[in-house]
RNA sequence: GGCGCGCCACCGCCGAGUCCGUGCCGUGCCCGCGAGGCCGGUGACGGAGCCGGGGACCCACCCAUGUCCCGUCGGGGUGAAUCGGCCUGCCCGCAGGCCGUAGGGCGGCUUCCACGCCCGAACCCGUCAGCUAACCCGGUAGGCGGAAUGGAAGCCAAG
Numbered sequence: 001g002g003c004g005c006g007c008c009a010c011c012g013c014c015g016a017g018u019c020c021g022u023g024c025c026g027u028g029c030c031c032g033c034g035a036g037g038c039c040g041g042u043g044a045c046g047g048a049g050c051c052g053g054g055g056a057c058c059c060a061c062c063c064a065u066g067u068c069c070c071g072u073c074g075g076g077g078u079g080a081a082u083c084g085g086c087c088u089g090c091c092c093g094c095a096g097g098c099c100g101u102a103g104g105g106c107g108g109c110u111u112c113c114a115c116g117c118c119c120g121a122a123c124c125c126g127u128c129a130g131c132u133a134a135c136c137c138g139g140u141a142g143g144c145g146g147a148a149u150g151g152a153a154g155c156c157a158a159g
Base pairs, nucleotide, nucleotide: 010146011145012144013143014142018048019047020046021045022044023042024041025040026039028038029037030036049140050139051138052137053136054135059130074128075125076124077123078122083100084099085098086097087096088095089094090093103119104118105117106116107115109154110153111152112151113150114149
């Protein structure tokens, strides 16, 4: 000096996933005790904000008759995460892999353009749900990074 790994602080990213009050805790503070107050922690209970689901009129869908085809394979929700092609294995229907793609994220104040780098999963309901005012119900997690390109417009701050 370089590479890899771990921890802490700071700053930041995906995501709705943040904050507050009461209560509790403190071998913290107010000279000491008591009372009280302040500070810090915690997040049991409750609330605010944010997010999601159910749920009218209207609208949409459906409902009649005839013909043809398929056949028991339901349907729905959160999310950007849909759709297509090819290959391999094998218990011929699955599993895995690859290449794309609808769509989505990042480039450190915001937007637009250009360029670059990524994601394109997973889970849930349980035969049931279109939209939907009132109303009802639920969630407020988890996982990461060490950088940070350019132009235009705007905003903010400083002077």
Predicted 3D model of a 159-nucleotide RNA (c-di-AMP riboswitch aptamer (ydaO/yuaA leader)). The coordinates come from a structure-prediction model, not an experiment, and the mean pLDDT is 78.